[in-house]
RNA sequence: AAGGAGAGUUUGAUCCUGGCUCAGGAUGAACGCUGGCGGCAGGCUUAAUACAUGCAAGUUGAACGGUAACAUACCAGUUAGCAAUAAUUGGUGAUGACGAGUAGCGUACGGGUGCGUAACACGUGUGCAACCUACCUUAUACUGGAACAUAACGUUGAGAAAUUAGCGCUAAUAUUCCAUAUCAUUAUACAGAGGCAUCUCUGUAUAAUAAAAGUUUAAAUGGUAUAAGAUGGGCACGCGUUCCAUUAGUUAGUUGGUAAGGUAAUGGCUUACCAAGACGACGAUGGAUAGGGGUUCUGAGAGGAAAGUCCCCCACACUGGAACUGAGACACGGUCCAGACUCCUACGGGAGGCAGCAGUAAGGAAUAUUGGUCAAUGGAGGAGACUCUGAACCAGCCAUGCCGCGUGCAGGAAGACGGCCUUAUGGGUUGUAAACUGCUUUUAUCAGAGAAUAAAAAGAGAUAUGAAUAUUUCAUUGCAGGUAUCUGAUGAAUAAGCAUCGGCUAACUCCGUGCCAGCAGCCGCGGUAAUACGGAGGAUGCAAGCGUUAUCCGGAUUUAUUGGGUUUAAAGGGUGCGCAGGCGGACUAAUAAGUCAGUGGUGAAAAAUACAUGCUUAACAUGUAAAGUGCCAUUGAAACUGUUAGACUAGUAUACAAAAGACGUAGUUGGAAUGUGUUGUGUAGCGGUGAAAUGCUUAGAUAUAACACAGAACACCGAUAGUGAAGACAGACUACGAGGUUGUGAUAGACGCUCAAGCACGAAAGCGUGGGGAUCAAACAGGAUUAGAUACCCUGGUAGUCCACGCUGUAAACGAUGAUAACUCGUUGUUGGACUGUAACAGUUCAGUGGCUAAGCGAAAGCGAUAAGUUAUCCACCUGGGGAGUACGAUCGCAAGGUUGAAACUCAAAGGAAUUGACGGGGGUCCGCACAAGCGGAGGAGCAUGUGGUUUAAUUCGAUGAUACGCGAGGAACCUUACCCGGGCUCGAACGUAUGAUGAAUAAUAUGGAAACCUGUUAGUCGAAAGACAUUAUACGAGGUGCUGCAUGGUUGUCGUCAGCUCGUGCCGUGAGGUGUCAGGUUAAGUCCUAUAACGAGCGCAACCCUUACCGUUAGUUGCCAUCAGGUAAAGCUGGGAACUCUAGCGGAACUGCCUACGCAAGUAGAGAGGAAGGUGGGGAUGACGUCAAAUCAGCACGGCCCUUAUGUCCGGGGCGACACACGUGCUACAAUGGUCGAUACAGAGGGCAGCUACUUGGCAACAAGAUGCAAAUCUCAAAAAUCGAUCUCAGUUCGGAUCGGAGUCUGUAACUCGACUCCGUGAAGUUGGAUUCGCUAGUAAUCGCACAUCAGCCAUGGUGCGGUGAAUACGUUCCCGGGCCUUGUACACACCGCCCGUCAAGCCAUGGAAGUUGGGGGUACCUAAAGGAUGUAACCGCAAGGAGCGUUCUAGGGUAAACUUGAUAACUGGGGCUAAGUCGUAACAAGGUAGCCGUACCGGAAGGUGUGGCUGGAAUACCUCCUUU
Repeated sequence: AAGGAGAGUUUGAUCCUGGCUCAGGAUGAACGCUGGCGGCAGGCUUAAUACAUGCAAGUUGAACGGUAACAUACCAGUUAGCAAUAAUUGGUGAUGACGAGUAGCGUACGGGUGCGUAACACGUGUGCAACCUACCUUAUACUGGAACAUAACGUUGAGAAAUUAGCGCUAAUAUUCCAUAUCAUUAUACAGAGGCAUCUCUGUAUAAUAAAAGUUUAAAUGGUAUAAGAUGGGCACGCGUUCCAUUAGUUAGUUGGUAAGGUAAUGGCUUACCAAGACGACGAUGGAUAGGGGUUCUGAGAGGAAAGUCCCCCACACUGGAACUGAGACACGGUCCAGACUCCUACGGGAGGCAGCAGUAAGGAAUAUUGGUCAAUGGAGGAGACUCUGAACCAGCCAUGCCGCGUGCAGGAAGACGGCCUUAUGGGUUGUAAACUGCUUUUAUCAGAGAAUAAAAAGAGAUAUGAAUAUUUCAUUGCAGGUAUCUGAUGAAUAAGCAUCGGCUAACUCCGUGCCAGCAGCCGCGGUAAUACGGAGGAUGCAAGCGUUAUCCGGAUUUAUUGGGUUUAAAGGGUGCGCAGGCGGACUAAUAAGUCAGUGGUGAAAAAUACAUGCUUAACAUGUAAAGUGCCAUUGAAACUGUUAGACUAGUAUACAAAAGACGUAGUUGGAAUGUGUUGUGUAGCGGUGAAAUGCUUAGAUAUAACACAGAACACCGAUAGUGAAGACAGACUACGAGGUUGUGAUAGACGCUCAAGCACGAAAGCGUGGGGAUCAAACAGGAUUAGAUACCCUGGUAGUCCACGCUGUAAACGAUGAUAACUCGUUGUUGGACUGUAACAGUUCAGUGGCUAAGCGAAAGCGAUAAGUUAUCCACCUGGGGAGUACGAUCGCAAGGUUGAAACUCAAAGGAAUUGACGGGGGUCCGCACAAGCGGAGGAGCAUGUGGUUUAAUUCGAUGAUACGCGAGGAACCUUACCCGGGCUCGAACGUAUGAUGAAUAAUAUGGAAACCUGUUAGUCGAAAGACAUUAUACGAGGUGCUGCAUGGUUGUCGUCAGCUCGUGCCGUGAGGUGUCAGGUUAAGUCCUAUAACGAGCGCAACCCUUACCGUUAGUUGCCAUCAGGUAAAGCUGGGAACUCUAGCGGAACUGCCUACGCAAGUAGAGAGGAAGGUGGGGAUGACGUCAAAUCAGCACGGCCCUUAUGUCCGGGGCGACACACGUGCUACAAUGGUCGAUACAGAGGGCAGCUACUUGGCAACAAGAUGCAAAUCUCAAAAAUCGAUCUCAGUUCGGAUCGGAGUCUGUAACUCGACUCCGUGAAGUUGGAUUCGCUAGUAAUCGCACAUCAGCCAUGGUGCGGUGAAUACGUUCCCGGGCCUUGUACACACCGCCCGUCAAGCCAUGGAAGUUGGGGGUACCUAAAGGAUGUAACCGCAAGGAGCGUUCUAGGGUAAACUUGAUAACUGGGGCUAAGUCGUAACAAGGUAGCCGUACCGGAAGGUGUGGCUGGAAUACCUCCUUU
């Protein structure tokens, strides 16, 4: 000095892997909206498509013959004029000049484009002893003589034209010949010098060959030859230079040699002959794409991408071929030929080439003027003046880019109006913004002044000088342009937009919309409160621009050289051997290829960097410097690598000795089991399963005994034991073969490691041929199961399973971990050896094989000397998911198939490990009337009641598994009432405020009416006043049981009275999280104790509260009555009493306190003691964090939306009570533990004045009529079962009471729809209830009545309470249900009502195959063949050189043929992907209900099933083994 930033998105959350996306910069850009000025740049990226018109290369008269035009001069004439003279005609090339022509030079530069080209094309560095170079420079020499033509022109012709033929004349710096020639060239000889192999140079001698031009004349200039220079080119070579191997073999002039030819020059460049080579995995050949570089963009850099403008090189000029001329071309504005296209034509024939500058058409998202000037710079020609120059310089158009300037500055608060928002008498914001006041004038407009760019050449003069020449003076030349610039005047005057505002990402609210319309870069937003759509207000960013789109780099360490990985995320080849390749132990010496250092050359300019300078600044421009990491040469160094030589033993191999082993191959042999056969014994079943059936069996099975046969496999030993490279290998024995280990340290002396291609081996299944066939067993058949069951289960059963030979070549071929070598704490087993000490045994060491662990590593799980640690070498493989290990191609295979191996399209994820939950037809453990043990019910009947459904004008609404259904409703005849029908009202049915008016309100009554209401009549206020009251009118506030419980508050249900739910600090973990809260005990309890990286705490549990059970004390009425007295038919009835009961205040009492046993403790046990009560004594109230978008907008409240002569409100009637049916909850029963009748007892808790009612009378009764007490411990409502007695005698009954008929009572305006009760009559079903199911563990169940709320009455058999009588049973936790804790698996997290697979059906998309159809491309073979070159040549021309003509050969193009390759398209067909709510099943995830998966074979609508071998990436349980700690 330079210099590196991340974010969003997978999950409930976390860490990781991994893709997608964004923020930055850039552009020859385009599009949308907008637009004031200037400077500097840039401007067809597409159709190398086609081109109208004009221009882009000419010049020289000082080379030539000349004279068409112009001018001048002279001569001759004509006209006008007195004349001078003027005009005009003709002549003279005489002069200035000059059309056309001959000749010279130029036209090969400049300008354009990027088709082709993957190549010595380009870049860089060398070489040419293998070369050329017009004009220019230097040097030397020369420039003598002669000749023949031809254009122009004249003339005669052809043709429409372009053009052209014959004849005749003529010139040159045109052409030809002769002479001369050193140092040129060739050949030969000699001498010398040098080098790089062929060779080169110098000198000498000889022989041969080749030149010239003039113009002007005073100078000068040109020409010829040679040598050299400069410039420009040519050729060769090293290195570098895209992709595809699904392109692996290519090549016949091919590779080399000899000779010749050709070229400026080397060379198979060409030809003849000879040889058979040459190139290639270090990628030949083929295919695709492409001009290369300086540089440009990006990037920290390394890299990646690009190749427009400027510069260098190359290639091309309508397409293809060819040569000519020339110093130079195989030639953009030249020639010839062929082809396509366009134009002219008289149809005979001709003309043309914008990829020059403008311009046109077309294409396209898209790219400009048919401008000015040669003034400057440069070029051509010329002696020069000068001419030409679309090169160039300028101007025009375009915000295309970069840079600069402006659109004003200061003050100004009533914080104006308006807009927007709001919690709305108000506030906030727009906002000092505006208005208003003052100031300035860049820009703009007008007026005036006004450049630099110009230096010259040429001309005239001067000086030096002999001249040429040099210097100098004067004068001349400006397109841009009256432009830049400067000055003055006027006046804030002429000038702001675009995008965005959910996160990333700076910036927020309202309205509209309602999964619609739309947005979107990714995540995503929108289904009625959208900061995400559209509008508005406001804000943010940039600014004459702003956004969008496209493309490139970056971020992306996401191809990783810098700088990645491969146990489980994608990724180690199934295993070994091994050529090439890569890498390689220790020592010495040499060398110098790599390496390092110095020096020299080169690396064009421009660009970039630094520093200066010039435009007012900047962009821009100019100058200088450094850099240019490269290449080449040279000098040196010698550590390391390489090479060479020598020597070593630690790697490696060998030798000898020893022991071990399911190591391989071949053979021999054994027993058990199974099956079959034969013969007995024996009799009715056997077999099989969850249960069965198919099957076998009286023709004798199964069972049992003996004998025989067959094939296959080898129990025990047997083991996280052994061997092998892996696959794999197991009865015993034999033979042969192989490998490893240990020991000795004897031999060799680095001989090693790894390994693409290659070769070999390679489970099971499968294939071929031939055997064999006992068992088992795909397919198949039958039986079951099931909704189905192409399965699981059963009975059979064929391939196969076995052997030999041959193929196949794949597996979860796994340690999911390549091979080799080295290093790095410990501990404990075990196998095979060796050594040391020992009584057992212990220790050391080598090679294996297990467990645990330190460091370290890792995303974590884990690995941890058998590494996944630290290093080195080599090989293999990976780069998001799906499509897909598929298609096509190639290759291997008999086939099945294997190997190699894409793309279109599609998604924003897919995935790994771990965490917390939830779940499991996982496990453990604990609890609960959960089961079990019992008692009584429901489910069957009738009725009551609620619900569904149906019906209806309406049957109002809500509640719907548990957690709706005698629920909201604790009481629907009207009312209630919300529903229906009909009739009314519209500030309204209620209330308030303000103002005004009236005097009424109200009552009675009349008409209409169903009523509400309407229309009348009569009576009718108070107060002294203010006013009160009432009605009415107006104004303001109405009202809604209309919607949304998924906008809410409040309240409630449920899990559940279950024992849980959390926090602080600390500790552990990268983190989510964990620990605490787990473990061992214990409890009803996260209750308590012990242990403990935890220590404490909170909400829950328990306790505190109420009630009940016992006692004491206080008090004593309405309650009580023992004692005393009185009294009655009887009775606390009375005096009295305060004892008892009771009432209701205050206290006490229970705490495992005591004892025994067990236990560390907590605690547990005991018919324990004591006690009224014993282990929370019984009951109640009390409901943690949370779950179910649980319920309720119809209790109430409330946001938003909706209705307003109606969805509000009033009234009458109806409905909520319907009735084929289904369900829930109850009541009454079915009877004798009962019914009926009679007699006779005993409660508690409540209620009562519009009430409860004693008592009396009447009625059979409901009740009625009287009458008394009581606002209540006083009066009253007011008991039943039980008990005693009688009767009924097992029946549809003296059970049961439904239903129906009749007659009544009571409430109430009113009992028809639709009340209860009473009496008389009637007397249904029902004889104990299927599957299933409910409640209850003690004063409980069961049973019996009583009371109350609501209420006029009551549909109450409901609900809430109260007491009377009063049981049975619990062995126990296997199972069902629910729950708590721990643990395990998970692909679930909306959390199993989860997730998810495949066929089929529908739509869309891309793609494979395909009979064919139709294009492109490059070659091959044959035929034909233009122009042109080369070559041959007797007739013709020419004095000659040579030419014409003719022949040979090569070839562009054309034609034919068979193939190859690459596209497009196609009937039909295959799979794939995508798509809120289609069909069938349920394969996977939990033990997923048959564990799953891999390879293979068969089968099946489909997922899939089964066989065989393998894997754990399987749960659970038991056992075994091993380890850790003590």
Small-subunit ribosomal RNA from an uncultured Bacteroidales bacterium, 1526 nucleotides, folded computationally. Its mean pLDDT, the model's own confidence on a scale to 100, is 82.